[in-house]
Context: one part of a larger RNA
RNA sequence: GGACGAACGCUGGCGGCGUGCUUAACACAUGCAAGUCGAACGAUGAAGCUGGAGCUUGCUCCGGUGGAUUAGUGGCGAACGGGUGAGUAACACGUGAGCAAUCUGCCCUUGACUCUGGGAUAACUGCGGGAAACUGUAGCUAAUACCGGAUAUUUUCCUUGGUGGGCAUCUACUGGGGAAGAAAGAAUUUCGGUCAAGGAUGAGCUCGCGGCCUAUCAGCUAGUUGGUGAGGUAAUGGCUCACCAAGGCGACGACGGGUAGCCGGCCUGAGAGGGUGACCGGCCACACUGGAACUGAGACACGGUCCAGACUCCUACGGGAGGCAGCAGUGGGGAAUAUUGCACAAUGGGCGAAAGCCUGAUGCAGCAACGCCGCGUGAGGGACGAAGGCCUUCGGGUUGUAAACCUCUUUUAGCAGGGAAGAAGCGAAAGUGACGGUACCUGCAGAAAAAGCACCGGCUAACUACGUGCCAGCAGCCGCGGUAAUACGUAGGGUGCAAGCGUUAUCC
Numbered sequence: 001g002g003a004c005g006a007a008c009g010c011u012g013g014c015g016g017c018g019u020g021c022u023u024a025a026c027a028c029a030u031g032c033a034a035g036u037c038g039a040a041c042g043a044u045g046a047a048g049c050u051g052g053a054g055c056u057u058g059c060u061c062c063g064g065u066g067g068a069u070u071a072g073u074g075g076c077g078a079a080c081g082g083g084u085g086a087g088u089a090a091c092a093c094g095u096g097a098g099c100a101a102u103c104u105g106c107c108c109u110u111g112a113c114u115c116u117g118g119g120a121u122a123a124c125u126g127c128g129g130g131a132a133a134c135u136g137u138a139g140c141u142a143a144u145a146c147c148g149g150a151u152a153u154u155u156u157c158c159u160u161g162g163u164g165g166g167c168a169u170c171u172a173c174u175g176g177g178g179a180a181g182a183a184a185g186a187a188u189u190u191c192g193g194u195c196a197a198g199g200a201u202g203a204g205c206u207c208g209c210g211g212c213c214u215a216u217c218a219g220c221u222a223g224u225u226g227g228u229g230a231g232g233u234a235a236u237g238g239c240u241c242a243c244c245a246a247g248g249c250g251a252c253g254a255c256g257g258g259u260a261g262c263c264g265g266c267c268u269g270a271g272a273g274g275g276u277g278a279c280c281g282g283c284c285a286c287a288c289u290g291g292a293a294c295u296g297a298g299a300c301a302c303g304g305u306c307c308a309g310a311c312u313c314c315u316a317c318g319g320g321a322g323g324c325a326g327c328a329g330u331g332g333g334g335a336a337u338a339u340u341g342c343a344c345a346a347u348g349g350g351c352g353a354a355a356g357c358c359u360g361a362u363g364c365a366g367c368a369a370c371g372c373c374g375c376g377u378g379a380g381g382g383a384c385g386a387a388g389g390c391c392u393u394c395g396g397g398u399u400g401u402a403a404a405c406c407u408c409u410u411u412u413a414g415c416a417g418g419g420a421a422g423a424a425g426c427g428a429a430a431g432u433g434a435c436g437g438u439a440c441c442u443g444c445a446g447a448a449a450a451a452g453c454a455c456c457g458g459c460u461a462a463c464u465a466c467g468u469g470c471c472a473g474c475a476g477c478c479g480c481g482g483u484a485a486u487a488c489g490u491a492g493g494g495u496g497c498a499a500g501c502g503u504u505a506u507c508c
Stems, first nucleotide, its partner, number of pairs: 001508003006504005013375006019368002021333001026331003030328003035076003040073002043070001048065008083286003093210007102203002107199008115149004124139006155180011185191002212258003219249003224246008261283004265276004288309005311322004339365001341364003347361001348359004378408004388399004412449001414444005422435001425432002452497005457478003463492005473480002
């Protein structure tokens, strides 16, 4: 000098764009953050329309039509999106390869199908138990829920031939025989369901190389290293197990200890390098602490389940409920970090045929000079150089064209009038913008409402007076102060930056 997620002191006009718990991965009141589909299903059946009856002549009752609404079954989603960085020195990450060792819902392409039966169960009703959370039993019912049978060219398995290829296990194509394996409907259009192959996307696994400190850590290792076989997995593999062998790693730093999420990047630097990993993007890990599996295409699952633990709450003492490292917000910690806001209008996501519903993702607004950038606090004229202040050699000098005064301008702020784009889409149409009466445009009045902070001994731009008297104090280094202090304090003047200026911490 530059930088910063900064803090502190003094000061503070406006706008745009960003950024904002670095500390206690401390504990959390309250609200919201994941639902949706009635065009899968039984049930429920509101408004309206209509027929009839009663009569109090505008109400009641009954029937039909109609289909709003939704607790339940079922489907898809809930594994995304959002948060945090505790753990992790590891194939976690980055980069480059490999899988002849793999899976992939929704989506796209191609081919072939969608035949025939069955038994339940929730809802509901009845009877119970419990303070509650919830739950037992009997009966009834539906499905795109569940289970049989049929069919099947490629699918899987067994067996038996042929022709190529390769990377050892193998692999591609083509024949024969046997065994096993599907399906679901709804509907006005159209949307689905099953099997098989391919694609796309996403994921899993393996390997080469790379990136912290420590030897005051020198030896480490028994599923340890390898083999055979089996189990397990989508899949390779001591991943697990039985048996066999005795291996494997290590001064090119094993093992141990400490620290740490990694990267694109960011800061600095001419570069090499050094530091760093806030915001934004990619990957990983975690979700009160520890463990486990279930469901599923995908989880060993933040707002799912079970077990154990700590903590908090409810209780009729028998038993239950909870998890903000989602968005706000509270307490606490701290030098320190914001609103219990608006909207789904846009972008994106989930569900749905769609309308639409949900969405603290997101878009916006609020707070904070926390940062960067821009603008303003007026412009021109104005000397016999006013007054006041300060200094003085008492002559004067300086503040100083500065003010007053004259002539103008009106940015921003203020007031008034007009007033968007963002809207593509969706809807039969009317219509549909949170931001927002915002941005922007026009007009009005008036210099009107808007300057501070640090420094002035040298480094280092800028000097005098008074006070103080090694005191009070200053200080980044050298050093100032003990009676003439340009170094302390105040004043005048000056210098530098400016809505900021200084200080402190950290990095280069």
Small-subunit ribosomal RNA, 5' domain from Auritidibacter sp. Marseille-P8566, 508 nucleotides, folded computationally. The sequence was found in a public genome assembly. Lineage of the source: Bacteria > Bacillati > Actinomycetes > Micrococcales > Auritidibacter. It matches the Rfam family "Bacterial small subunit ribosomal RNA".